[in-house]
RNA sequence: GGACAGUCAUCGCCGAGUCCCCCAUGGCGCGAGCCAGGGGAGCCGGGGACCCACCGCAGUCCCUGGGGUGAAUCGGACGCUCUUUCCGGCCGUGAGGCGGGGGAGAGGGCCCGUAGGAGACCUUCCUGCUCCGAACCCGUCAGCUAACCCGGUAGGCGAGAGGGAAGGAAAGG
Repeated sequence: GGACAGUCAUCGCCGAGUCCCCCAUGGCGCGAGCCAGGGGAGCCGGGGACCCACCGCAGUCCCUGGGGUGAAUCGGACGCUCUUUCCGGCCGUGAGGCGGGGGAGAGGGCCCGUAGGAGACCUUCCUGCUCCGAACCCGUCAGCUAACCCGGUAGGCGAGAGGGAAGGAAAGG
């Protein structure tokens, strides 16, 4: 001097997930205090009227629950597993056994694309690049929705790709 990993502090990014107060009790700490916990503000989400939206009648067959948080949906290719069905082959006296191929359905894997989302003051537009495109909940029930009611306030990250136009904000002179 460099690479990798970890801890602390600061700054910052995604996100509603921030801020303030108390701390009787429990945990940690020598302690200040911190965490759990309690309260408040802010923020986010759900349920929930009128009005509005949806909704012509009768019949047959087939398929199918629906909704919510979140940017995170949809489509395609290729394997795997299971279920079901069809058609051959071989062995066996027989009951039966072994093995192959095709169709349908379900689950899961992986890859490609994609609705959509993010990228260092804010908003809109143009252009370009990179990344994400997960997960979970309610339980047969929810259109919108004043009053009203209920819940959440986690987690992850340190990549830098910007350029241009307009309008703000802030700082300096």
The RNA shown here (c-di-AMP riboswitch aptamer (ydaO/yuaA leader)) has 173 nucleotides. It matches the Rfam family "c-di-AMP riboswitch aptamer (ydaO/yuaA leader)". Rfam describes the family as follows. This family represents a conserved RNA structure found upstream of the ydaO and yuaA genes in Bacillus subtilis and related genes in other bacteria. Of the family's consensus pairs, 92% are formed in the model.